This is a predicted structure of a 508-nucleotide part of an RNA (small-subunit ribosomal RNA, 5' domain) from an uncultured bacterium. It matches the Rfam family "Bacterial small subunit ribosomal RNA".

Context: one part of a larger RNA
């Protein structure tokens, strides 16, 4: 200079920013992924409206239709692999950049072509019945679908087998004949339509693998390795590939630093430097990698999945002792460690995200507010005029000098404050605004509310007295202090910086 910064003394505002660096330690509590009745049975509630018993009627109880832009456990569907948040691991194709897939994969979305026929069984809700404290389970009998299975049909597409075209390094790409295989679901509206739904091609975006060079230290680590290396065949993947099996071979790596032990997420950017070059890796932002610790897999287009599911393990809390239950490195907050880091706030008005035909719902993603000189930039704390150079402090050679135009006094302003009053943009064709009665204006009032720190021996800007007497203390270096200390402590004056000063820590 420079800081996610502590500490010490001060401390008036405002704007934009940042805020657990430590224990990836342990969590009370509350939210953080839901949504769709226009997929679907089923129940509730409301309001119509037939009816039946009572009852002269009102009205009550009942049993039907019929409707709602109502409500919802279950079934179905799509999300829940984004968003957030950590940085343990990891010296890795893990990043970072250059290239390759003739060895791949894609839901939602867009563009294009065809299609959307016919059948059947079931099961959840609900009803019993039963078991358990509880979590939760079993069992009998009814039900529906865009849920699940069958036939049909093939524009297509896959796959065998046989032509051609046409290209590479090179299995590939087109285009033909024959065979086999192989699809689907509706919903809403009077209705046009419209939303789905299967099947193929293509696009976008996104992902997967390979690949050449980069990528800390230590040789006080010199030799490593058997699925090792490399081939033939299977199997496995979306796909190549010892990824995995069998059999074969005997191979691969290393002094250009293997193999070992440390350290550590990478970049993009930050810091400083005239640059070279050193050091960092906090906010912002891409990319990886984790989710109590270890392990698998299902599901799914995509996960081996933070808020899924199983099994091991440590903790921890419920139990009726049989069993169960949890996972904050989401935002808050606890509670521990620290030298040290904050509201159990407000609202979806705006930006974006899921679902939904759409109203809308749901978002602690996000906008906002609160804390906190932690930083950055602003701005204030008056402004003029004013010599008896006033009291009063210090020094004095006692004549003065010095605080000092400083003060007071007199004029003036009001940025700030304090009080009323008006009030936003931000919201788009109307409504709708958390922030916020905040910014902002206007008006009264009044110098009124607002200055410290930390230096003064040299470096290094600034001196003079009086304690103190190698005490007591300074201190970055060099060095003061043993009775005339410009160094210690105090007071006066003085320099610097300034809502901050000044230590301490780390980099350059």
């Nucleotide at each position: 200079g420079a800081u996610g910064a502590a500490c010490g003394c001060u401390g008036g505002c405002g704007g934009c920013g940042u805020g657990c660096c430590u224990a990836a330690u342990a969590c009370a509590u509350g939210c953080a992924a839901g949504u769709c009745g226009a997929a679907c049975g089923a129940g509730g509630u409301g309001c119509u409206u037939u009816u039946g018993u009572a009852g002269c009627a009102a009205u009550a109880c009942g049993a039907g239709a019929g409707u709602a832009u109502c409500c919802u456990a279950g079934u179905g569907g799509c999300g829940a692999a984004c968003g957030g948040g950590u940085g343990a691991g990891u010296a890795a194709c893990g990043c970072g950049u250059u290239g390759g897939u003739g060895a791949c994969c894609u839901a939602c979305c867009c563009c294009a072509a065809a299609g959307u026929g016919u059948g059947g069984g079931a099961u959840a809700a609900c009803a019993g019945u039963c078991c358990g404290a509880a979590a939760g389970g079993a069992u009998u009998g009814c039900u529906a679908a865009u849920a699940c299975c069958g036939c049909a049909u093939g524009u297509g597409g896959u796959c065998a087998u046989u032509g051609g075209u046409u290209u590479u390094a090179g299995a590939a790409a087109c285009u033909g004949a024959u065979a086999a295989c192989u699809a689907a679901a509706g919903g809403a509206g009077c209705a046009a339509u419209u939303c789905g739904c299967u099947u193929u091609g293509g696009g976008a975006g996104g992902g997967a693998c390979c690949u050449g060079c980069g990528u800390c230290c230590c040789a006080u680590c010199a030799g490593c390795u058997a699925g090792u290396u490399g081939g033939u065949g299977a199997g496995g993947u979306a796909a190549u590939g010892g990824c995995u099996c069998a059999c074969c071979a005997a191979g691969g790596c290393u002094a250009c630093g293997a193999c070992g032990g440390g350290u550590a997420g990478g970049g993009g950017a930050c810091c400083u430097g005239a640059g070279a070059g050193g050091g960092u890796g906090a906010c912002c932002c891409c990319c990886c990698a984790c989710a109590a610790u270890g392990g698998a897999a299902c599901u799914g287009a995509a996960a081996c999945a933070c808020g899924g599911u199983c099994c091991a393990u440590a903790c921890a809390c419920c139990u009726a002792c049989g069993g169960g239950u949890g996972g904050c490195a989401g935002c808050a907050g606890u509670a521990g460690g620290g030298a040290a880091u904050a509201u159990u706030g407000c609202u979806c008005a705006a930006u974006g995200g899921g679902c939904g035909a759409a109203a809308g719902c749901c978002u602690g993603a996000a906008g906002c507010a609160g804390c906190a000189a932690c930083g950055c930039c602003g701005c204030g704390u008056g402004c003029g005029u004013g010599a008896u150079g006033a009291a009063g402090g210090u020094c004095u050679u006692c004549g003065g000098a010095u605080c000092g135009u400083a003060a007071a006094g007199c004029g003036c302003u009001u940025u700030u404050c304090u009080g009323g009053g008006a009030g936003a943009u931000g919201a788009g064709a109307a409504a709708g605004g958390a922030c916020a009665g905040u910014a902002u204006c206007c008006c009264a009032g009044g110098a009124a509310u607002a200055a410290g720190u930390c230096u003064c021996g040299g470096c290094u800007a600034a001196c003079u007295a009086c304690g103190u007497g190698c005490c007591a203390g300074c201190a970055g270096c060099c060095g003061c202090g043993g009775u005339a200390a410009a160094a210690c402590g105090u007071a006066g004056g003085a320099g610097g910086c300034a809502a901050g000063c000044g230590u301490u820590a780390u980099c350059c």